The RNA shown here (transfer RNA) has 75 nucleotides and comes from a Gemmatimonadota bacterium. Model confidence (mean pLDDT): 82 of 100. RNAcentral holds the sequence, with entries from ENA. It matches the Rfam family "tRNA". About the family: Transfer RNA (tRNA) molecules are approximately 80 nucleotides in length. By type it is a transfer RNA.
RNA sequence: GGGGCCAUCGUCUAGUGGUUAGGACGGAGGAUUCUCAGUCCUCAAACCGGGGUUCGAUUCCCCGUGGCCCUGCCA
Numbered sequence: 001g002g003g004g005c006c007a008u009c010g011u012c013u014a015g016u017g018g019u020u021a022g023g024a025c026g027g028a029g030g031a032u033u034c035u036c037a038g039u040c041c042u043c044a045a046a047c048c049g050g051g052g053u054u055c056g057a058u059u060c061c062c063c064g065u066g067g068c069c070c071u072g073c074c075a
Base pairs, nucleotide, nucleotide: 001071002070003069004068005067006066007065010025011024012023013022018055027043028042029041030040031039032038048064049063050062051061052060
């Protein structure tokens, strides 16, 4: 240099055109307890950047950025 895959809460992840963007762990508050742990309830927290297609984009397309994997030729 060439090719493939991926990017969503703090972390791991689901979501293949119209969702209140969901779950687990973690965090905060509350209940239970003499206290702690555990259990239960509630809450906060996310779509990598730009452009395009579309009535509508996290989702499809292009470019970029970053990550992982494979791989020449010359020297």